[in-house]
Context: one part of a larger RNA
RNA sequence: UGACGGGGACCCGCACAAGCAGUGGAGUAUGUGGUUUAAUUCGACGAUACGCGAAAAAUCUUACCAGGCCUUGACAUCCAACUAACGAGGUAGAAAUACAUUAGGUGCCCUUCGGGGAAAGUUGAGACAGGUGGUGCAUGGUUGUCGUCAGCUCGUGUCGUGAGAUGUUGGGUUAAGUCCCGCAACGAGCGCGACCCCUACGAUUAGUUGCUACGCAAGAGCACUCUAUUCGGACUGCCGUUGACAAAACGGAGGAAGGUGGGGAUGACGUCAAAUCCUCAUGCCCUUUAUGGCCUGGGCAACACACGUACUACAAUGGCUAAUACAACGGGGAGCUAAAGCGCGAGCUGGAGCGAAUCCUUCAAAAUUAGUCUCAGUUCGGAUUGUAGGCUGAAACUCGCCUGCAUGAAGUUGGAAUUGCUAGUAAUCGCGGAUCAUCAUGCCGCGGUGAAUACGUUCCCGGGUCUUGUACA
Numbered sequence: 001u002g003a004c005g006g007g008g009a010c011c012c013g014c015a016c017a018a019g020c021a022g023u024g025g026a027g028u029a030u031g032u033g034g035u036u037u038a039a040u041u042c043g044a045c046g047a048u049a050c051g052c053g054a055a056a057a058a059u060c061u062u063a064c065c066a067g068g069c070c071u072u073g074a075c076a077u078c079c080a081a082c083u084a085a086c087g088a089g090g091u092a093g094a095a096a097u098a099c100a101u102u103a104g105g106u107g108c109c110c111u112u113c114g115g116g117g118a119a120a121g122u123u124g125a126g127a128c129a130g131g132u133g134g135u136g137c138a139u140g141g142u143u144g145u146c147g148u149c150a151g152c153u154c155g156u157g158u159c160g161u162g163a164g165a166u167g168u169u170g171g172g173u174u175a176a177g178u179c180c181c182g183c184a185a186c187g188a189g190c191g192c193g194a195c196c197c198c199u200a201c202g203a204u205u206a207g208u209u210g211c212u213a214c215g216c217a218a219g220a221g222c223a224c225u226c227u228a229u230u231c232g233g234a235c236u237g238c239c240g241u242u243g244a245c246a247a248a249a250c251g252g253a254g255g256a257a258g259g260u261g262g263g264g265a266u267g268a269c270g271u272c273a274a275a276u277c278c279u280c281a282u283g284c285c286c287u288u289u290a291u292g293g294c295c296u297g298g299g300c301a302a303c304a305c306a307c308g309u310a311c312u313a314c315a316a317u318g319g320c321u322a323a324u325a326c327a328a329c330g331g332g333g334a335g336c337u338a339a340a341g342c343g344c345g346a347g348c349u350g351g352a353g354c355g356a357a358u359c360c361u362u363c364a365a366a367a368u369u370a371g372u373c374u375c376a377g378u379u380c381g382g383a384u385u386g387u388a389g390g391c392u393g394a395a396a397c398u399c400g401c402c403u404g405c406a407u408g409a410a411g412u413u414g415g416a417a418u419u420g421c422u423a424g425u426a427a428u429c430g431c432g433g434a435u436c437a438u439c440a441u442g443c444c445g446c447g448g449u450g451a452a453u454a455c456g457u458u459c460c461c462g463g464g465u466c467u468u469g470u471a472c473a
């Protein structure tokens, strides 16, 4: 000087407390461990692994296993020879591939018409290719975490033999090393804040595909809604009280909004030899008829069990039936797909319109109204199983999704323990998108309805500042 303390002081955070809803019990989905297996590819492991890499494992993906094959190779550059390239069917085989045959087909540039060149292909020789092989403890890049915590430093000066100190400590204040005052310090940098985006109010400009003060349509118009652009607006600016005549705090006015208005992006010096050589790049090592490459099939989906994360429930604030109202964000050409018809339904037929403020997706659902059920393992719950179908796709056996009928399991609110959340939040309800032939209870977004509680900081956890002790560095 740090680090540490079941030392002290001060302060903060959904850290506790006060509340609401959960997890832990059930079934299912998914990930992991373990076990099994020819293989169940690999990585990730307290917080900071476990719906994680994976924004889609039937083939492919695919890295794993079995079998069948190749060896200058699936891919790149160089050399030589030959052939334009290309294209078509046949036999064997699981395919990769092998064999035999060729119906067609002669392009581009230069030319002394002999040929040469470019591009492509075949064969041969070797230099080499290849490796999701090892090492993340050799690395770059990227990322997580402490933590959006308020810290981390430097120049000059001064103090100290020196390591170092000072500044950065102190008194106040703040979300903040934020600001004020003081001070052997005076300044500065990276962070904080602001600048950026969305949202809440108003104005300007622009009105088509949007909107409509006219009864409808057309027409017309741009007031309104809305979309887009550019501005304004909030600054403790004003008033009062407190304060040290400061910074600031509290209350109030006006205002759409009040003290960072609400969200987002943004992550200092560093820590964990943290993660990743399976995104990519890369040193070294290893491999080279194989640890490379091709193909078929299987596996990644197994199942005494254990854990994490979710979904659905256990019901009456509910289930079912009928009627009926109101969104926002998005997506669409190998696409979104309307009307109409068929089917109980999944879906099929159909093909209008739309490269989209025009058309489609697109009926939002909870809510509301009426009826029924009357506390039951039920008109709750839907697992499982049987059967009949639909869709995608060469192909749904291993191993897809959906529908009808039948079946109707566990489950009556969950032990110890434990999680999230402070407002348009939690809870609850549906909708969209990426991935995608098909497949979402996951992920990322969107809107609808819409709470309770916070006395407070003694305690648990984490963090910051000052101080103290130390057998630690």
Stems, first nucleotide, its partner, number of pairs: 001473002003470003007467007015457002019421005026312008034303002042053002064298007073128001077127002079124005086104001087102002090099003108117003130287002133285003139281002141276003144272001146270001151190006157166003170181003196264004201232003205228003210222003235258001238252005314414001318373006330361003335354002340349003380411001385406007427449007